[in-house]
This is a predicted structure of a 99-nucleotide RNA (SAM riboswitch aptamer (S box leader)) from a Sphingobacteriaceae bacterium.
This record gives sequence, structure tokens and C1' cells, in this order.
RNA sequence: GAUUUAUAAAGAAGUGGCGAGAGACAGGCUCUUCGACCCACUGGCAACCCUGAAAAGCAGAAGGUGCCAAUUCCUGUCCGGUAACGGAAACUAUAAAUU
Repeated sequence: GAUUUAUAAAGAAGUGGCGAGAGACAGGCUCUUCGACCCACUGGCAACCCUGAAAAGCAGAAGGUGCCAAUUCCUGUCCGGUAACGGAAACUAUAAAUU
């Protein structure tokens, strides 16, 4: 990198460093010099793997990941609907497994 399966309306921030863009892509909208994004440290959330056992259910959080603005921030394709809106997918992200 590719494939399969599952999940994505909940939850969880301080300090220091840097210094201009950031939120995947496009449009919208938002965040940001009252310092965003990113990095480090500390803290936390969650419970996929994991642990308690041998399984379901339940519980836990030492370890491997992940995450800590906004529903995956919203929309993008299709279906229903006059519309508001609803449903399904795709994309994307993450996990576990295979390659």
C1' cells in the first nucleotide's frame, strides 16, 4: 500500500515551544496573532485488541492502538418527500485480522 469486518448523534484539556494558517478533498460554514494547526510533557476519555474465566452477558483499565472544537462540522451519489426532513451508500478516519 491492498483486502475483509466493525464503529463513527456519547465522551475527554492544561502547561510549554513554534509562529500562520487549520478543519482529508471541493463547496459551505467554522477555528485562529486573546497564538489556532503542529510538536513535547502532564492529565483525561473511550473500550477495538486486551484482562477477569472456558463461552454469552457483565466488569476492569496494567499493556498495544485510538481520541480529547463543531454529528466524520455540514453537504457531495442514490431513494422517498412540494418542502422541511428522513433513509441508504460512497468517501474519510480508527480498530482488529489477512496479505

It was read from a public genome assembly, where an Rfam model found it. Lineage of the source: Bacteria > Pseudomonadati > Sphingobacteriia > Sphingobacteriales > Sphingobacteriaceae.